[in-house]
Context: one part of a larger RNA
């Protein structure tokens, strides 16, 4: 000077309380550990590992096993020698691949009347050696990238001044804030990297614009269908709007602070992108880059099958539930965000269905995916392991793909398991947010209970800071560095 105290003092966060809702109990889904296996490929291990990499493991991916095979290689470069390239065959074989039959002469330059000759790029194939290749090791040898404290309010420097030095002061103090944010005041006076703004978005509104959207008036239709109209909605582009600007009180005549007007909106309006110096030798050599070490007829490389999906157990995380604030039927409403050409694929038909057929339209504010659901009306069920609840099983099919045994989704009929609210303990979450409900995207042939975004319906609670946890400041011990 830091660090630490079961040391004080001051303050903050969903950290405690007050709430609402979950998790630990059941099934299943998915990750990890254990075990087990030829091989169940590596990584990540307290917050900060475990629906984490992986935004799609049937092959392939794929790195791991078992087996067939190759050795200048599946890829670069350079060199020799052949040959167009390429297309299409046949034997053996799980393929890779190994043997082999046929077709076929391109494009430039030069020289030639021409037929040819001779070079040259590009390709393929065979050969030699430099080489290549390693998802092989080390993240404690490293870049870039990430995670965490934490969007906490901090961290520092220049000149000065103090101190023999380390260092110190600024940055402390009184007030204030979300804030090292602002004021005062002081040996200190300035600065910079952090905070706020600037950036997008969402709430009001003005101007422009008016099609694929809209539809008040004026006809017309089943239908904004069509004429028509530019108001309104809306879309997208410019601007305006909030600044404590205004009034009162308090405060030092300050900063601010509380209540108040007017406003769509009040004091950071909500959201988001943005992450100081640094700590964890935190995580990643398995995106990528790369030093050193290994390996080189293998630790590369190509195929077929195989595993990654095993299963006495145990954690993590999530779906369904356990029902009447409910489950069934039936009818009937409001949405936002998205995608879509090897795509979306409508209406008709055909199937109890998954799905088939079928082909309009549509590169899309025009069709299309799409039915929003949960809510609402009217009818069953009456407390039962049931019309709850769906695990599991047998049958019986649909799609996608060469291909669904190991190992895919859906679907139909039968079956109908545990589970009657869940023990020590334990998370989330302060407003359009929790709880709930459905839509969509990426990945992706196909295959979502995850994971991202979108809207609908729409709450309780918060006295307070005594306690638990994490963090900021000031100070106070300390035999720690």
């Nucleotide at each position: 000077u830091g660090a630490c105290g079961g040391g004080g003092g001051c303050c903050c966060g969903c950290a405690c309380a007050a709430g609402c809702g979950g998790u630990g109990g059941a099934g299943u889904a998915u990750g990890u550990g254990g075990u087990u296996u030829a091989a169940u490929u590596c990584g990540a291990c307290g917050c900060a590992a475990c629906g984490c990499g992986a935004a799609g493991a049937a092959c392939c991916u794929u790195a791991c096993c078992c087996a067939g095979c190759c050795u200048u290689g599946a890829c670069a470069u350079c060199c020799c020698u052949g040959g167009a390239a390429c297309c299409c065959g046949g034997u053996g074989g799980a393929a890779a691949c190994a043997c082999u039959g046929g077709g076929g002469u391109g494009u430039c330059c030069u020289c030639g009347c021409a037929a040819g000759a001779g070079g040259a790029a590009g390709c393929c194939a065979g050969g030699u050696g430099a080489c290549a290749g390693g998802u092989g090791c080390u993240g404690c040898a490293u870049g870039g990238c990430u995670g965490u404290c934490g969007u906490c309010a901090g961290c520092u420097c220049g000149u000065g001044u103090c101190g023999u030095g380390a260092g110190a002061u600024g940055u402390u103090c009184g007030g204030u804030u979300a804030a090292g944010u602002c004021c005062g005041g002081c040996a200190a006076c300035g600065a910079g990297c952090g905070c706020a703004a600037c950036c997008c978005u969402u709430g009001c509104u003005u101007c422009c614009a008016g099609u694929u959207g809209c539809c008040a008036u004026c006809a017309u239709u089943a239908a904004g269908u069509u004429g028509g109209g530019a108001a309104c909605u809306c879309u997208g582009g410019a601007g305006g709007g909030a600044c404590u600007g205004c009034c009162g009180g308090c405060g030092c005549u300050a900063a601010g602070c509380c209540g108040g007007a007017g406003g769509a909106a009040g004091g950071u309006g909500g959201g988001g992108a943005c992450g100081a110096c640094g700590u964890c030798a935190a995580g990643u050599c398995a995106u990528c880059a790369u030093g050193g070490c290994c390996u080189u007829u293998a630790u590369g490389g190509c195929u077929g099958g195989g595993g990654c999906u095993a299963c006495a157990c145990a954690c993590g995380u999530a779906c369904u539930a356990c029902a009447a604030u409910g489950g069934c039927g039936a009818c009937u409403a409001c949405a936002a965000a998205g995608g879509g050409c090897u795509g979306c694929g409508a209406a008709g038909c055909g199937g109890c269905g998954a799905c088939g057929u079928g082909a309009a339209g549509c590169a899309a504010a025009u069709c299309c995916c799409a039915a929003a659901a949960a809510a609402g009306u009217c009818g069953c069920c009456u407390c039962a392991g049931u019309u709850c609840g769906g695990a599991u099983u047998g049958g019986a099919g649909u799609c996608u793909g060469c291909a669904a045994c190991u190992c895919g989704a859906c679907u139909c009929c039968a079956u109908g398991a545990a589970g009657u609210u869940g023990g020590a303990a334990u998370c989330g979450c302060u407003a359009g947010u929790a709880a709930u409900c459905g839509g969509a995207g990426a990945u992706c042939a196909g295959c979502a209970c995850g994971c991202u975004c979108c809207g609908g319906u729409g709450a309780a609670u918060a006295c307070g800071u005594u306690c638990c946890c994490g963090g900021g400041c000031c100070u106070u011990g300390u035999a720690c560095a």